RNA sequence: AGAGUUUGAUCCUGGCUCAGGAUGAACGCUGGCGGCGUGCUUAACACAUGCAAGUCGAGCGAAGCGCUUACGACAGAACCUUCGGGGGAAGAUGUAAGGGACUGAGCGGCGGACGGGUGAGUAACGCGUGGGUAACCUGCCUCAUACAGGGGGAUAACAGUUGGAAACGGCUGCUAAUACCGCAUAAGCGCACAGUACCGCAUGGUACAGUGUGAAAAACUCCGGUGGUAUGAGAUGGACCCGCGUCUGAUUAGCUAGUUGGAGGGGUGACGGCCCACCGUGCCGACAACGGGUAGCCGGGUUGAGAGACCGACCGGCCAGAUUGGGACUGAGACACGGCCCAGACUCCUACGGGAGGCAGCAGUGGGGAAUCUUGCGCAAUGGGGGGAACCCUGACGCAGCGACGCCGCGUGCGGGACGGAGGCCUUCGGGUCGUAAACCGCUUUCAGCAGGGAAGAGUCAAGACUGUACCUGCAGAAGAAGCCCCGGCUAACUACGUGCCAGCAGCCGCGGUAAUACGUAGGGGGCGAGCGUUAUCCGGAUUCAUUGGGCGUAAAGCGCGCGUAGGCGGCCCGGCAGGCCGGGGGUCGAAGCGGGGGGCUCAACCCCCCGAAGCCCCCGGAACCUCCGCGGCUUGGGUCCGGUAGGGGAGGGUGGAACACCCGGUGUAGCGGUGGAAUGCGCAGAUAUCGGGUGGAACACCGGUGGCGAAGGCGGCCCUCUGGGCCGAGACCGACGCUGAGGCGCGAAAGCUGGGGGAGCGAACAGGAUUAGAUACCCUGGUAGUCCACGCCGUAAACGAUGAAUACUAGGUGUUGGGGAGCAAAGCUCUUCGGUGCCGCAGCAAACGCAAUAAGUAUUCCACCUGGGGAGUACGUUCGCAAGAAUGAAACUCAAAGGAAUUGACGGGGACCCGCACAAGCGGUGGAGCAUGUGGUUUAAUUCGAAGCAACGCGAAGAACCUUACCAAAUCUUGACAUCGAUCUGACCGGACUGUAAUGGGUCCUUUCCCUUCGGGGACAGAGAAGACAGGUGGUGCAUGGUUGUCGUCAGCUCGUGUCGUGAGAUGUUGGGUUAAGUCCCGCAACGAGCGCAACCCUUGUCUUUAGUUGCCAUCAUUAAGUUGGGCACUCUAGAGAGACUGCCAGGGAUAACCUGGAGGAAGGUGGGGAUGACGUCAAAUCAUCAUGCCCCUUAUGCCUAGGGCUACACACGUGCUACAAUGGGUGGUACAGAGGGCAGCCAAGCCGUGAGGUGGAGCAAAUCCCUUAAAGCCAUUCUCAGUUCGGAUUGUAGGCUGAAACUCGCCUACAUGAAGCUGGAGUUACUAGUAAUCGCAGAUCAGAAUGCUGCGGUGAAUGCGUUCCCGGGUCUUGUACACACCGCCCGUCA
Repeated sequence: AGAGUUUGAUCCUGGCUCAGGAUGAACGCUGGCGGCGUGCUUAACACAUGCAAGUCGAGCGAAGCGCUUACGACAGAACCUUCGGGGGAAGAUGUAAGGGACUGAGCGGCGGACGGGUGAGUAACGCGUGGGUAACCUGCCUCAUACAGGGGGAUAACAGUUGGAAACGGCUGCUAAUACCGCAUAAGCGCACAGUACCGCAUGGUACAGUGUGAAAAACUCCGGUGGUAUGAGAUGGACCCGCGUCUGAUUAGCUAGUUGGAGGGGUGACGGCCCACCGUGCCGACAACGGGUAGCCGGGUUGAGAGACCGACCGGCCAGAUUGGGACUGAGACACGGCCCAGACUCCUACGGGAGGCAGCAGUGGGGAAUCUUGCGCAAUGGGGGGAACCCUGACGCAGCGACGCCGCGUGCGGGACGGAGGCCUUCGGGUCGUAAACCGCUUUCAGCAGGGAAGAGUCAAGACUGUACCUGCAGAAGAAGCCCCGGCUAACUACGUGCCAGCAGCCGCGGUAAUACGUAGGGGGCGAGCGUUAUCCGGAUUCAUUGGGCGUAAAGCGCGCGUAGGCGGCCCGGCAGGCCGGGGGUCGAAGCGGGGGGCUCAACCCCCCGAAGCCCCCGGAACCUCCGCGGCUUGGGUCCGGUAGGGGAGGGUGGAACACCCGGUGUAGCGGUGGAAUGCGCAGAUAUCGGGUGGAACACCGGUGGCGAAGGCGGCCCUCUGGGCCGAGACCGACGCUGAGGCGCGAAAGCUGGGGGAGCGAACAGGAUUAGAUACCCUGGUAGUCCACGCCGUAAACGAUGAAUACUAGGUGUUGGGGAGCAAAGCUCUUCGGUGCCGCAGCAAACGCAAUAAGUAUUCCACCUGGGGAGUACGUUCGCAAGAAUGAAACUCAAAGGAAUUGACGGGGACCCGCACAAGCGGUGGAGCAUGUGGUUUAAUUCGAAGCAACGCGAAGAACCUUACCAAAUCUUGACAUCGAUCUGACCGGACUGUAAUGGGUCCUUUCCCUUCGGGGACAGAGAAGACAGGUGGUGCAUGGUUGUCGUCAGCUCGUGUCGUGAGAUGUUGGGUUAAGUCCCGCAACGAGCGCAACCCUUGUCUUUAGUUGCCAUCAUUAAGUUGGGCACUCUAGAGAGACUGCCAGGGAUAACCUGGAGGAAGGUGGGGAUGACGUCAAAUCAUCAUGCCCCUUAUGCCUAGGGCUACACACGUGCUACAAUGGGUGGUACAGAGGGCAGCCAAGCCGUGAGGUGGAGCAAAUCCCUUAAAGCCAUUCUCAGUUCGGAUUGUAGGCUGAAACUCGCCUACAUGAAGCUGGAGUUACUAGUAAUCGCAGAUCAGAAUGCUGCGGUGAAUGCGUUCCCGGGUCUUGUACACACCGCCCGUCA
């Protein structure tokens, strides 16, 4: 930093999509370790249980506990004893006093207003930022000053009694205080009154002195202190006020009654309608009030180059709420999360009377949800509350646990190791790849594991939750530790198989219909890595809301036009001010974060320290160019006056002729009218036509013009009246008075609406007639609203220049219109200057088209409008309207485009030009008949397969009885009919014989090699041959292919190089003027050349020359039945080489060209005729069945072989032909003339036989020699005489012939007999332009046999062509296009 996607391609517009980063995430697969963070985004849903705010005995009085002392009454141990007793300890107990570092209910003090949690509400002075308080408060803390004298009365606890289930009370009595209350004192303070000085933005403040008046205190002690009161100051914290900023929609435009203000009072710490009474009626609002929706705000976070956009988790500041709503109390502070009262909902207890509760504290539970943790340890640290302190409390906090949720770090080994192993995958079968990867050898041990040691964090002697943790040392062993996504393009990474528009994929474009790098799997590869993907969301890319940084003629977008309000912007000069602007200084960025530097955890993440950091905002003092403001002046913008002037500008009134219709009358007769053609209609009751008269309404021919006027809509006979604006000229005056213009107001074509008038023509609707498949249309005949007038509505149009208004500037040329000026030789011309209106054109602009002084150029100002297509200018709401409807104006859903301009094609029942047997002009066919042949269809065991408009259908097939043959039924064979390899055997193969079958197959027998040799053998060839590799396939795919072919089309086209033009696709060249059969040639030209095509070169034919003269020929000589022979090579002919034709010559035309027309000469004349030759390409054209071939399929069969059948079927339909229908003919007889071919498994002569097909025969000929081979039509005679015939020959019968193993299915021919349809063929359709059509026969390939087909050959031999309007096909130029699979296109509506 871009990329993909609209098109055949291009440029542009424009949307969609992707690559990046991020997250409090979730889901899927996977999961080794550690550090640091982080974890209910949803139900401000409900909560079991435990804990989260207490502390002080150095404030107080009781009580309890234990201790000491004294006394009393018990008790009675040790010891002594005369056994009678003495002795009196421990213990227990009562009273009193003392003391306790004990407990803790109560009174009292301080703290429960902090800390912690949450984001429901809030669009607000809530928050942020900067100020203000002369309008305020502040416990604990600090400092200063001054004090604390002396009294009093109560009340909890407690005791008694009493109520209640309980919670909780009631009554009586006792008592204390640092609890409470007077009194005294007053440095100072407050208040009231009237002063002085100074100061302030106002109210006012400060200081000083005076008078009057008011209010204090508490003690405790361990004797060190700690507290108390008052005042002032500080610090901290708070309160209030203000400037500025702070989401969305106008389909929310008006809101408001304590509302807005006043003076007074109340209230407060304090100002204030904060509250109250009274008085006035204001206040807010387009600079967005009010109402609706959404939302805690910020430091910051994410992203971005930035400006911005989005977000407000964790951490920090502020605010708000604590089950919902309301309220106050206490207090320095609350209207109070773990306080109180009331009300509501809910839950719980209950003895039913009443009570208790509030996890949005930490854990935890249920629920909701895609989704979010332990009912852990500790107060050791940091901090907080209380206390003098010890200490107590602290789910704040410090730690641990769980979760890959995130960031960061580490590991899963390292080195060597080629037989490139095995295995997998691919393969062109050679190999390649996984891959030094593994194995194997050597080494190491981070992390994890085991064992030993063991901190810092701690201050203060001790005391560490974390924790036996971090860390250190030792030990063993590569050991315990890799996945996920992707691989068609974007986007790094490719093959195989499976699947077959199925299954599936997909972020966009899009993949998948039998060879899928896009589906699934595998191998391989790419990416990241304890993670990887997906989903969701945000920013980016997107300059796709454009301040930076967009547009509006045609892509989305200029209001239909004007007037004008607010607003925005605004000419020249002087001096002033200093708000903006500019520069200097000061304040302001809380901490964290961010950037830089450094440091600490082994590094990093993380943490710590230092530094830096914009703008806004505030303050101080400056500058004065620009701008604002206010003062003064100016005249060029603008306006006024004067004189001219053009005009369909507007309104009202009048008037004119033409045309038209109707009415009356005359003339007049059968039609008129209308159309593509008709009909409806009108007309003998007299139309149309024509003449005369009358009535009526509407519109104004010619002039008339990219001419005029108007803001636009719009305006057209003539005259009059009223009236708006413009332009020109010369001065005078005013002195910026200007431009634009949201709302607003007005004007506004046609149609339409209300009521009234009018109504000739025209004419929606409607009716009829036509057209048509239909025709609710186009055409025709009628015809109502309407069109017209006056009034009132409507308010829209492709209201367009699809181009808002204004001003200035920026080459020219040429028209036209309205004025003015100058010059000249003056009906005029030239020059010039203002205003309008056109065309061409430079620069510039533009995607291009185009615009171009009338800008779409260069600039400025203001307004309107646009942001993908459809849905939709629709719905809802609102406003307007009588209605019709207009204005404003969405969303759901859906698509990946929709679009603009231009390019190349194709197409057009667009245009121009040209060509072709394309039409026309002719001639002959076909379509009707019979038959032949091919196809479809049907049938069948099979009727093998292919070909399908032209360009399949006498096509593949130049020839199906078997074979062919691919098909069918049946019977065999299974390494095979054919190829290669091959262990082994044999010497064959060939040939012969036998058996057997429907036949092949099968079985038996006979015979039979070569070379070398060291004689063992080896080799060659041939045969047999197990097992297996393989063969084989006319099986599939012509849409996987090669090759070949058809077709457009023998049409004149198709391209390239360089240059030039264009942003580009492309264009130019190749277009144009001529010309040609031709892109053939000439000329011109930003083109110049070139290639493939055209033409020519090639073959053949037509003339001549020459060479040659057998098998050809015969003029002369001889000869014969005969060029038969001698002879000859002149001629014909043959086949080699040449000549010839080139628009070369002449005339005319044309441009002095190309070329055309005519002529001469010539065998031939303008490519002489014919052939071969087929450009770039099109049709996924044809062919896998000629051949070749990828892939797929079959493998005792989809292969091979055999015999038989079928391809020959037959109701029918079509194509192509043959023969005919007859007299231009048929029959019979006679007779003439070709060319080109073929011939040895061949052509076959003469002769003979047969009516004939043919047979026999055997001469000749590998052929200019012989044969096929008599050509036929023709000609000469004759017959038939218009008929289903002496036409026609189908069909059938009989008898034959030929080929062939074999003519039944299923051949050809002959003879005799039979003698069908058919009398020239509907709609339609086809060939042919000269040796052509037509007609006549001949030959050949294939082939044993079997042509009406095919390919050739010659004979006879026409007609017509005005011409290019039309049909078909083609070419060139041009035009339109929403087509590009290209009109057999695209596409709309309805129905399913």
Notes: This is a predicted structure of a 1392-nucleotide RNA (small-subunit ribosomal RNA) from an uncultured bacterium. Its Rfam family is "Bacterial small subunit ribosomal RNA". Its family is annotated with structural constituent of ribosome and ribosome in the Gene Ontology. Its mean pLDDT, the model's own confidence on a scale to 100, is 84. The sequence is in RNAcentral, with records from ENA.